RNAcentral holds the full RNA, with entries from ENA and SILVA.
Predicted 3D model of a 494-nucleotide part of an RNA (small-subunit ribosomal RNA, 5' domain) from an uncultured bacterium.
Rfam family: Bacterial small subunit ribosomal RNA. Rfam links the family to the GO terms structural constituent of ribosome and ribosome.

Context: one part of a larger RNA
RNA sequence: GCCUGAACGCUGGCGGCGUGGUUAAGACAUGCAAGUCGUACGGGUGUAGCAAUACACCAGUGGCGGACGGGUGAGUAAUGUAUCGCUAAUGUGCCCCGGAAGCUGGGAUAGCCAGCCGAAAGGCUGGGUAAUACCAGAUGACAUACCUUGGUCGCAUGGCCGAGGUCUCAAAGGAGCAAUCCGAUCUGGGAGCAGGCGAUAUCGUAUCAGCUAGUUGGUAGGGUAACGGCCUACCAAGGCGACGACGCGUAGCCGGACUGAGAGGUUGGCCGGCCACAUUGGGACUGAGACACUGCCCAGACUCCUACGGGGGGCUGCAGUAACGAAUCUUCGUCAAUGCACGAAAGUGUGAACGAGCGACGCCGCGUGGAGGAUGAAGUCCUUCGGGAUGUAAACUCCUGUCAGGGGAAAGAAAGAACUGAUCUACCCCAGAGGAAGUGGCGGCUAACUCUGUGCCAGCAGCCGCGGUAAGACAGAGGCCACAAGCGUUAGGC
Numbered sequence: 001g002c003c004u005g006a007a008c009g010c011u012g013g014c015g016g017c018g019u020g021g022u023u024a025a026g027a028c029a030u031g032c033a034a035g036u037c038g039u040a041c042g043g044g045u046g047u048a049g050c051a052a053u054a055c056a057c058c059a060g061u062g063g064c065g066g067a068c069g070g071g072u073g074a075g076u077a078a079u080g081u082a083u084c085g086c087u088a089a090u091g092u093g094c095c096c097c098g099g100a101a102g103c104u105g106g107g108a109u110a111g112c113c114a115g116c117c118g119a120a121a122g123g124c125u126g127g128g129u130a131a132u133a134c135c136a137g138a139u140g141a142c143a144u145a146c147c148u149u150g151g152u153c154g155c156a157u158g159g160c161c162g163a164g165g166u167c168u169c170a171a172a173g174g175a176g177c178a179a180u181c182c183g184a185u186c187u188g189g190g191a192g193c194a195g196g197c198g199a200u201a202u203c204g205u206a207u208c209a210g211c212u213a214g215u216u217g218g219u220a221g222g223g224u225a226a227c228g229g230c231c232u233a234c235c236a237a238g239g240c241g242a243c244g245a246c247g248c249g250u251a252g253c254c255g256g257a258c259u260g261a262g263a264g265g266u267u268g269g270c271c272g273g274c275c276a277c278a279u280u281g282g283g284a285c286u287g288a289g290a291c292a293c294u295g296c297c298c299a300g301a302c303u304c305c306u307a308c309g310g311g312g313g314g315c316u317g318c319a320g321u322a323a324c325g326a327a328u329c330u331u332c333g334u335c336a337a338u339g340c341a342c343g344a345a346a347g348u349g350u351g352a353a354c355g356a357g358c359g360a361c362g363c364c365g366c367g368u369g370g371a372g373g374a375u376g377a378a379g380u381c382c383u384u385c386g387g388g389a390u391g392u393a394a395a396c397u398c399c400u401g402u403c404a405g406g407g408g409a410a411a412g413a414a415a416g417a418a419c420u421g422a423u424c425u426a427c428c429c430c431a432g433a434g435g436a437a438g439u440g441g442c443g444g445c446u447a448a449c450u451c452u453g454u455g456c457c458a459g460c461a462g463c464c465g466c467g468g469u470a471a472g473a474c475a476g477a478g479g480c481c482a483c484a485a486g487c488g489u490u491a492g493g494c
Base pairs, nucleotide, nucleotide: 001494002493003492004491006490007489008488009487010486013366014365015364016363017362018361019359020358021324027321028320030319031318032317035064036063037062040061041060043058044057045056046055047054048053071277072276073275080202081201082200083199084198085197086196087195090194091193092192095190096189097188098187099186100185103137104136105135106134112127113126114125115124116123117122143168145166146165147164148163149162150161151160152159153158173182174181175180203249204248205247210240211239212238215237216236217235218234219233220232221231222230252274253273254272255271256267257266258265259264279300280299281298282297283296302313303312304311305310330356332355333354334353338352339350340349341348342347369399370398371397372396379390380389381388382387403435405430406429407428408427412424413423438483439482440481441480442479443464444463445462449478450477451476452475453474459466460465
């Protein structure tokens, strides 16, 4: 000098864009943050109607979604991340392009009704009902597995294509007058996504030098979508290490950011990618996908309710609370836009998102007026008492109208038919200099000097150093210098 998610002191007019719990991954009151579909299903309630029926709403069964989106950085030094490869060792709901097929039956169960238990959470028994819920049978190949066989390709195990035989496995309907639309089944391919493997790189410490028994390899089996000590049994005795194993400490990694001429050093907040976690520890279930933040089970700590028998909870979502701390915001608005979930659609939901609010926390822009105006008012300060400085500064005259203030109109964000704006604003008019300047410094480094007070006192100080009676260094004043809605200080990085 530049920089910061800053804090502190003094000061503070406006706007735009950003940004805001760095500490206790400590504890949380309250509300909201994941639903949706009646065009899968039986039913219930209400409204209209004499009725058939129509419409609206609803708990339940069923489907899809709740694995996304949002948060945090605790753990992790490699099961991570980054880059480059491999998967001939793999999976894939929704979406796209194809092929084939969609036949015949059955038994339940919630809701409901009746009865009962419980303070509650919730539950039991009996009766009876539907489905795109569940089950059985049939058919079925270019699919699976096995066998025979031809071709072709690959770094190897081997892959791919074709022919024949055997084996195994499927479905669901709904809406519509209809045309048709939506959906379900098996299967080939694609896209996107995901799993796995390798190489290289990735902090400090040797006052950590040896580490290792599923350890290293093999055989067989299990398990997985899949390779593998991933797991098990048996066999062998290996494997790693000064190119730093093992241990200890520290730490999420990267794109990037800051600084620097660069090399480098430091850093990883906001935004984007990956990873990990969800009160602590463990476990699986469902599912295309989880070992699952607002699912389930068990154990622990904490906490709440209780009729003492037993139950409930998890803000590292958005707000908010107390606590901690030098320190960090509203218990706001809207689904209008973008996106996501569901739905045939209308639409519904969405603290994602978009907006508004608070904070000079940062960056940027603007303003606090412009022109004229005296050999120069007053006041104040200095003085050699002559004068000098503040200073065109003020007063005064003539103007202007940014911002703030008042009013108006309705263009834009709306996605080129119409409709749709939470919020924001371009645009036009009015009045009037009015409402808007401070902070730090002035001994040298370092830009800016005098007076008074004080008297090694009170104090200053980044370093050198000032202060003991004329202090340019303390304190006040006048003046001056610097920056300016900020200026200084502290902390930290280069």